[in-house]
Molecule: c-di-GMP-I-GGC riboswitch aptamer
Organism: Nitrosomonas sp.
RNA sequence: GAUGAAAAAGGCAAACUCCGUGAAAGCGGAGGACGCAAAGUCACUGAUCUAAAGGGCGAGCUCCCCAUGAUGGCAGGACUGCCAGGU
Numbered sequence: 001g002a003u004g005a006a007a008a009a010g011g012c013a014a015a016c017u018c019c020g021u022g023a024a025a026g027c028g029g030a031g032g033a034c035g036c037a038a039a040g041u042c043a044c045u046g047a048u049c050u051a052a053a054g055g056g057c058g059a060g061c062u063c064c065c066c067a068u069g070a071u072g073g074c075a076g077g078a079c080u081g082c083c084a085g086g087u
Base pairs, nucleotide, nucleotide: 003084004083011036012035016031017030018029019028020027021026034073040079041078042077044076045075046074047071048070049069054065055064056063057060
């Protein structure tokens, strides 16, 4: 430097519940563990979710478009890091 088989130290925490927040998607806190070797950081590319504001006409209480809102526990990319040594 590569790699992540087994193990150890340590770490994170899905669903769900409660509280808060938000128009929503979602997010934060507490509890809780399905999992994770980057489940650490960054919305750069793609993807996905939502549609407040704005826009549309065929006028819907319920439709359509739209991200400036989100998802890093969706894929890629960038940066950084713990442990181990079977290969």